[in-house]
RNA sequence: AUGAAUGUACGGGGAGAGAGCCAAUGUGCCGCCGAAGGAGCAAGUAGUCAAACUAUGAAUCUCUCAGGCAAAAGGACUCGUACGUGACG
Numbered sequence: 001a002u003g004a005a006u007g008u009a010c011g012g013g014g015a016g017a018g019a020g021c022c023a024a025u026g027u028g029c030c031g032c033c034g035a036a037g038g039a040g041c042a043a044g045u046a047g048u049c050a051a052a053c054u055a056u057g058a059a060u061c062u063c064u065c066a067g068g069c070a071a072a073a074g075g076a077c078u079c080g081u082a083c084g085u086g087a088c089g
Stems, first nucleotide, its partner, number of pairs: 005085009018030001020029002022026001031069003037065001038063003044056004
């Protein structure tokens, strides 16, 4: 020096659901959303002579605790740039 993949920073794109109601300003009430975060588990694998049981075990799936339901902000994911690490050759 090739530069898969990946980390950080910056910039771009980025969905869904009530600008709800009240005798009202309240951590109120009802209805909803899933793509910050969080939680749950299938096959498989391991332990076990075997079985049961236990552990491990992913998500854009499920739950909605949190968060959100005009705009703004946020936003999984994705693209680009810069600076690194660096599989492979």
Molecule: Glycine riboswitch aptamer
Organism: Lysinibacillus alkalisoli